The prediction has a mean pLDDT of 81. Predicted 3D model of a 71-nucleotide RNA (transfer RNA) from a marine sediment metagenome.
C1' cells in the first nucleotide's frame, strides 16, 4: 500500500429505514436521628462531511481514531 472489525449519554452495552433505550454514574425528592442501602423523578448520546429516500444510527462514498490480517 492493500483487506476486514468497531466508533450510540460521563462509563459499559442494545437497536440495523419511521422521533434511540437499559444498567450503571450525575442532580432533585421521599425514607432514615445521620450516613450507606432502597424508592420516585429530571437532565444527559448516534465519530466527522455529503449522497439516497417522503423520513437515515441503519444503506452509499469519502475523511479521522482505534483493533486485526497480508505485504
Nucleotide at each position: 500500500g492493500c483487506g476486514g472489525g468497531a466508533g450510540u449519554a460521563g462509563u459499559u452495552u442494545a437497536g440495523u429505514g419511521g422521533u434511540a433505550a437499559a444498567a450503571u454514574a450525575a442532580c432533585u425528592c421521599c425514607c432514615u436521628u445521620c450516613c450507606a442501602a432502597g424508592g420516585a423523578g429530571u437532565a444527559g448520546u448516534c465519530a466527522g462531511g455529503g449522497g439516497u429516500u417522503c423520513g437515515a444510527u441503519c444503506c452509499c462514498c469519502c475523511u479521522c481514531u482505534c483493533c486485526c490480517g497480508c505485504a

Its Rfam family is "tRNA". Rfam classes the family as a transfer RNA.